[in-house]
Context: one part of a larger RNA
């Protein structure tokens, strides 16, 4: 100087408390461990691995296994030889691949012999290739403490020195934020602000958007018309403790209350992550040192596996019902996607879906039905008109192909489950809870993920205790 303490003081954080809803019990989905297996490819392991890499394993992916092939190789640079390229057919084979046959000549130059560019085949060697090992050799990227308020430097001063001071102290703040004091005076990286979205208003603009008033109307902003309003999207305004009062004191910083205001003390949210820590993670995104393989640890193909199943754990979904289930009717979103695409009306089918093809490169058309909610009716506390696993049969769609191993539909079947032990998680407001919608990936496949809106709470006395953190101080057989 740090680190540590079941030392002290001060202060924060859904850390506790106060509340609301869960997990842990059930069934299923998914990831992991274990076991099994020819293989169940690999990585990730307290928080910070376990719906993680994977924004989508039937083939492909694919790295694994079995079998069948190749050895200058699946792709790249060079020399030599031959042929333009390319197209078609037979045959063996699971395919990869092998074999046989046919067609066929372009472009540039030309002394019409040929030469060259490009492509294909054969051959040669300098070489390729490796998701093989080492993340404890590395770059880059990332997680975490933590959006915590810290981490340092120059000069000066003090100390033999390590180092200290500044950065400590008194207040204050979300903040090393600001003020005052002070052997310190300044500065840098962080904080804040500058950026984006959102909440109010104005200006500009008015189609594909809108419709107050006027006219028409097939009653649909549909038409004439208009740009007021909504909205769209660019530019501005607005919030600064600016104003008032109180509390502070050094008459500082600031705090509390109020007015006005759409918004008030960082308005709400996002992006933004200091010096560093964990030899944290990644050699399988990529790059890369070293080591290793080179008729194989490279590479092509078919089939299988990654989907196994006594079991254990994590994360979710669906429930156990009446604040509910079922039937019928009637409303109200936001955000987003669409030409190898979205696909309307209409017809067929109980349905998944099929036919159909209008319109739309989209403020125009389409996906598109929002759902919970509301209204009316049935059910009346039961393993039920709750719950839907499992299973049988029949189908639809995608796709060369749904057996291993897809999603969905219909009929039947109807399991466990009556609110969950010890323990444990999230959340402070448009939040939790609850309800649906969209997108990426994607031929197909979403209970996951990323977004979007609808309905919309309860509680916080307080900081004694648990956990994590910051500052000062103290002790130390620790470095």
């Nucleotide at each position: 100087u740090g680190a540590c303490g079941g030392g002290g003081g001060c202060c924060c954080g859904c850390a506790c408390a106060a509340g609301c809803g869960g997990u842990g019990g059930a069934g299923u989905a998914u990831g992991u461990g274990g076991u099994u297996u020819a293989a169940u490819u690999c990585g990730a392991c307290g928080c910070a691995a376990c719906g993680c890499g994977a924004a989508g394993a039937a083939c492909c992916u694919u790295a694994c296994c079995u079998g069948g092939g190749c050895u200058a190789g699946a792709a790249a640079a060079c020399g030599c030889a031959g042929g333009a390229a390319c197209c078609c057919g037979g045959u063996u084979g699971a395919a990869a691949a092998g074999u046989c046959g046919g067609g066929g000549u372009g472009c540039u130059c030309u002394u019409c012999g040929g030469a060259g560019a490009a492509c294909c085949u054969g051959u040669g060697g300098u070489u390729a290739g490796g998701u093989g090992c080492u993340g404890c050799a590395u770059g880059g990227c990332u997680g975490u403490c933590g959006u915590c308020a810290g981490c340092u430097c120059g000069u000066g001063u003090c100390g033999u020195g390590a180092g200290a001071u500044g950065u400590u102290g008194g207040g204050u703040u979300a903040a090393g934020u600001c003020c005052c004091g002070c052997a310190a005076c300044g500065a840098g990286c962080g904080c804040a602000a500058c950026c984006c979205c959102u909440a109010u208003c104005g200006u500009u603009a008015g189609u594909u958007g809108c419709c107050a008033g006027c006219g028409g109307u097939u009653c649909g902003g549909c038409c004439g018309g208009g740009c007021a309003c909504u909205c769209u999207a660019a530019c501005g305004a607005g919030a600064c403790u600016g104003c008032c009062g109180a509390u502070a004191u050094u008459c500082a910083a600031a705090u509390c209350g109020g007015a006005g205001g759409a918004a008030g003390g960082u308005g709400g949210g996002g992006a933004u992550g200091a010096c560093g820590u964990c030899a944290a993670g990644u050699c399988a995104u990529c790059a890369u040192g070293g080591c290793c393989c080179u008729u194989a640890c490279g590479u092509c193909c078919a089939g299988g596996g990654c989907u196994a199943c006594a079991c254990a754990c994590g994360u979710a979904c669906u429930a156990c019902a009446a604040u509910g289930g079922c039937u019928g009717g009637u409303a109200c979103a936001a955000a987003c996607a669409g030409u190898c695409g979205c696909g309307a009306a209409c017809c067929c089918g109980c349905g998944a879906g099929g036919g159909g093809g209008a319109g739309c490169c989209a403020a125009u058309c389409u996906g598109a039905a929002a759902a919970a909610a509301c209204c009316a009716g049935c059910c009346u506390c039961a393993g039920u008109a709750c719950a839907g696993a499992u299973a049988a049969g029949a189908g639809u769609c995608u796709g060369c192909a749904a057996c291993u191993c897809g999603a969905c539909u219909c009929u039947u079947u109807g399991a466990a489950g009556u609110c969950g032990g010890a323990a444990u998680c999230g959340c402070u407001a448009g939040u939790a809870a609850u309800c649906g919608c969209u997108g990426a990936u994607c031929a197909g496949c979403a209970g996951g993920c990323a977004g979007c809106g609808g309905u919309g709470a309860a509680u916080a006395c307080g900081u004694u205790c648990c956990c994590g953190g910051g500052c000062c101080u103290u002790g130390u057989a620790c470095a």
Molecule: small-subunit ribosomal RNA, 3' major domain
Organism: metagenome